Annotation:
The RNA shown here (transfer RNA) has 76 nucleotides and comes from a bacterium. Model confidence (mean pLDDT): 80 of 100. It was read from a public genome assembly.
RNA sequence: GCGUCCGUAGCUCAAUGGAUAGAGCGAUGGACUUCGAAUCCACAGGUUGGAGGUUCGAAUCCUCUCGGACGCACCA
Numbered sequence: 001g002c003g004u005c006c007g008u009a010g011c012u013c014a015a016u017g018g019a020u021a022g023a024g025c026g027a028u029g030g031a032c033u034u035c036g037a038a039u040c041c042a043c044a045g046g047u048u049g050g051a052g053g054u055u056c057g058a059a060u061c062c063u064c065u066c067g068g069a070c071g072c073a074c075c076a
Base pairs, nucleotide, nucleotide: 001072002071003070004069005068006067007066010025011024012023013022018056028042029041030040031039049065050064051063052062053061
């Protein structure tokens, strides 16, 4: 340099182009307990990496771009 894949909640991951983006863990508050752990209840937490486009409608499709992983090439 070229190509492929990945990027979604604090972490690990879901979500046929369809209306309000969810789950587990974790955090916070409460119940329980002598105290804790476990368990139970409640609750918060999102620019779906960024920008633009297509569409009635985009996490999903297209373009550009940023970051990461891998492969190939180059390395006189």